[in-house]
């Protein structure tokens, strides 16, 4: 980067750096010098990888748990729209 599976109405914020546009695209809307998007630190959700346990028999359900990979911490994925559009996971190339 592409494939293919699943998921997307709940949930969690301070502090510092920095200075202009930021929320994927379009149209609204809505944040934004009272300092927005980014970053970094530390905190915190959540439970897909990952462990435990049951039941089940072919990889599937339900349940605890969070030390370890990610992920996420304005507004329902902000709203509508395309609905594999996007995003994040797991797994292949």
């Nucleotide at each position: 980067u592409u494939u293919u599976u699943a998921u997307a109405c709940a949930g969690a914020g301070g502090c510092g750096u920095g200075g202009a546009g930021a929320g994927a695209c379009a149209g609204g809307c809505u944040c934004u010098a009272u300092g927005a998007u980014a970053c970094g630190c530390c905190g915190g959700c959540a439970a897909c990888c990952a462990u435990c346990c049951g039941u089940a028999a072919c990889u599937a359900c339900g349940g605890g748990c969070a030390a370890g990979g990610u992920g996420c911490c304005a507004a329902g994925u902000c709203c509508u729209g395309a609905c594999c559009a996007u995003a994040u996971a797991a797994a292949a190339a």
The RNA shown here (SAM riboswitch aptamer (S box leader)) has 93 nucleotides and comes from Hymenobacter terrenus.
The sequence was found by an Rfam model in a public genome assembly.